Model confidence (mean pLDDT): 82 of 100.
Small-subunit ribosomal RNA, 5' domain from an uncultured bacterium, 515 nucleotides, folded computationally.
Context: one part of a larger RNA
Order: sequence, then C1' cells, then structure tokens
RNA sequence: GAAUCAACGCUGGCGGCGUGCCUAACACAUGCAAGUCGAACGCGACUGAGGGCUUCGGCUCUCAGUUGAGUGGCGAACGGGUGAGUAACACGUGGGUGACCUACCUUCGAAUGGGGGAUAACGUCCCGAAAGGGACGCUAAUACCGCAUAACAUCCUGCCUUUGAACAGGUGGAGAUCAAAGCCGGGGAUCGCAAGACCUGGCGUUUGAAGAGGGGCCCGCGUCCGAUUAGCUAGUUGGUGGGGUAACGGCUCACCAAGGCGACGAUCAGUAGCUGGUCUGAGAGGAUGAUCAGCCUCACUGGGACUGAGACACGGCCCAGACUCCUACGGGAGGCAGCAGUGGGGAAUAUUGGACAAUGGGCGCAAGCCUGAUCCAGCCAUGCCGCGUGGAUGAUGAAGGCCUUAGGGUUGUAAAGUCCUUUUAACGGGGAAGAUAAUGACGGUACCCGUAGAAUAAGCCCCGGCUAACUUCGUGCCAGCAGCCGCGGUAAUACGAAGGGGGCUAGCGUUGCUC
Repeated sequence: GAAUCAACGCUGGCGGCGUGCCUAACACAUGCAAGUCGAACGCGACUGAGGGCUUCGGCUCUCAGUUGAGUGGCGAACGGGUGAGUAACACGUGGGUGACCUACCUUCGAAUGGGGGAUAACGUCCCGAAAGGGACGCUAAUACCGCAUAACAUCCUGCCUUUGAACAGGUGGAGAUCAAAGCCGGGGAUCGCAAGACCUGGCGUUUGAAGAGGGGCCCGCGUCCGAUUAGCUAGUUGGUGGGGUAACGGCUCACCAAGGCGACGAUCAGUAGCUGGUCUGAGAGGAUGAUCAGCCUCACUGGGACUGAGACACGGCCCAGACUCCUACGGGAGGCAGCAGUGGGGAAUAUUGGACAAUGGGCGCAAGCCUGAUCCAGCCAUGCCGCGUGGAUGAUGAAGGCCUUAGGGUUGUAAAGUCCUUUUAACGGGGAAGAUAAUGACGGUACCCGUAGAAUAAGCCCCGGCUAACUUCGUGCCAGCAGCCGCGGUAAUACGAAGGGGGCUAGCGUUGCUC
C1' cells in the first nucleotide's frame, strides 16, 4: 500500500446493489417449514332438490354439493441447514465397468383374460389418567392372493462372430419359472327391462427393447505438519469353496498357505471438509475456502434395520444413553446444524414480517392445493458505488478570536450584504415494466410533473523525524504521549488547551487477521 463475513471510539443527510453467529455441532418456549389426488375406494356429518310412507313428531330412497377421518397411489431420498467428523478414492483431474442399478420422462413393440378371500374406516363392548390398546361383527378398491396366456428374460445345453479373454452379440434345442387393474368422457345403428354389451377417445396397469438424465463400484496422478512417532498388521496378505450384493471384492464365513505395508516415511500423534474460486503480488509464489456454484459429510449421542426405484432416512421406525417435559406413579412425550425467535457464550452478527405475482418443486386430467425453496419488504454506514450539505458576486480587507517587534499580521471572499439555483428533503398531482388471455407480494414503489424556500444535512484524525502540516499559554521526569527513534526535571513545534495549518470525508481513526 492492498484486503476484510470484521469489532471498538467519535460522528452521521440520502439512494442503488451486495453482505450479516467466524464464538457453544450449547440448550431451546411459540408459530410456520411436505403435502396432494373424490377421474383408485367404501363410510360418516351437513346443506339443497326430488320420490315413497306417515300416528304430521318424523322415517326412508335417489341425485348434487361441501366437509371429516380412513383404505389406496405418488411425493416425502428433492428442495433448505451445518462443517462436528474425515488426511480418505473424501475431493480434484483423467480413465475403466468384459463387474452394475435406475421411479417419474421420451421413443418403439406386445398384452390388459378369468376368479377368490380378507381388512381399516364404521358399529357394539372392554381396558387405560393419558399416550394408546383389545375382543366380536359388517364393507370396498388401481389394496392383497391364486389360475390362464409367455414374446422377452432367468436356469440348462449346442453352434457362429467379436476379443488377449465371454458372463457380450447372433442363431438353435427340450423343458422349468415369472404379468396385469381399472377409472373418466363421447356415441348413429344392433342386442338388452335397465345397468350395460358394442364402437371410439383420454388417463392408467403389465411386460420387453432403446434413450436421456441420475447414481454405485474400481484404477492412475495430485492434496497440511511432526522422526523429540521406526517399525506396523491376524481377516492381517493370498488361494479354494460356500454365503451375500444391483455389482467386483476378505464384503462375510470354513479350510489351506505365510504372507502384506514401510526412510520414495508405513504406523502413531496433531490439524483440517475438498474444489471452482477469493485476497495479495509485476510475476513466481504466499495466504485463504464467508456469500455464489459442484462434490462430500452430519441431523441430541451411539447402534440397527424396515419401507422403497432410490435412505440405513434432519421435521420416519426400533434399541441403548444423557437431558427436558407430562403423569392418577402404573406409564408416556420430545429433538430448530429448516425460517423467524429465546436464553447462554462472545469484541460481535438482523424481523417471532408479506406473497405464492414471478422462477422452480410435489401431487392432480384439470381447476387447483401445498411450498420460511424462492421473490420481496424490515434492521445494521457492515462493504462497494453514486449524490448532497449550495452557486456567483462581495474590501472600510467589518466585528470577534489568535499572534505581535504594538507599526501591524492572520483567520479572510471567509462572513454580512446583493443577485441566482432547487439536486436532496417536504407537500400536491400522475404513475409503470416485471404478465403471452387472466393473475403483482413488492407498491401508490421506481419514475415523471408542479409548488414554496438557502431552505433539511460535517465530521474525524493528525501537525518532532520517518510524514503533508507551527505558534502561544498551562504543566514542570509530574500529569501524560508513544508504531520506531524517543518526548516531559521552568522558555516543550513531541504532554493538555487555544488559534492557525495538513489529510481524508458520511465518514474518520484504532485494534485484530492476510499478502
């Protein structure tokens, strides 16, 4: 000098765009942050319309709508947060998969036949303080289970092709195994009392091939410090066989062998999420990894699996532990490192705000619903950028202050005065784009026009040298200053004040950290 997720002191007018718990991965009151589908399904409640019965109280059936919990489907594995752990194939980069998976989406084929038994909701009863649970009975489905069909696939077994190598591709064989579900519209004829059959469209379902996007696994190279850590290792290293996985593999197990790593630094200890980037620097390099983006990791602590295409799952489950809360003492409930917010810690870091209008996501045929993602607003000079606090003129160089050699000098065109202007602020009026037909939280915002009036707006640090800027008074090695050298003990340009001056300016200085 540059830089900062900064803090502190003094000061503070406005706007735009960014940023904002670096500390206790400390504990959390309260609200919200993941739902949606009635075009999969049965039922309850309410409202309306219509029909039947009526003792005129009402009962019952059908249709339409609203709504509630439940069965079922998809989502909840995304999005959002954090950096505790991790020195590792975690990340970066380049490859491999002849060892793999992939819901939704796209393309191209084939199919969607015929049956069955339950169960929640609901009703009755019971247990419990509650959380919740039990018994019996009823019912539906795109829930569940057989059967038929079987292209493809899998298992078995030939041949051909590619290859270093077949578990790849192609073509055969005889068997064995494996599917499905319906829903909503439209309709001339025909059949049917009707529902409907039938035809047709859409959404689904099953199965196969491919694609896209996503992921798993493996490998080469790179990635901090300590040798005052020198030896480490028993599933350890390899093999055979069984198991397991989507898949290779000591991944796991039994047996066999005795291997494997290490001064090219193993092991151990410390520290740390990694990267694109960011800061600095002429560069080489050094430092760093906030915001934004990619990957990884964790979700009170430790362990475990279930469901599922996908998790060993932040707002799921089970077990153990610590903590907090409720309790009728028998037993239960909870997890903000989501958004706000509270306590605590700290030098220090914001609102318990608005909206789904836009972008994106989930569900749905759609209308739409949900979305603290997101878009906005609020707070903070925390940073960067821009603007303003007036302009011109004005000498008896006014008054006052300060200095003085007492003549004067300086503050100083500075002020006053005169003539102007109105950025900003104030008030009044108009008023967007962002939205492609409708839909705008922001917002009566940005912006535009008008009105009056210099009106609403300047500080901070420094002045011995380094280093731009000097005098007087006070003090008297005191009080104090100080980044280094050093000032102060009676004439202090170095302390304190004043006048004057220098620098920067809505900031200025100090401290911390980095180059």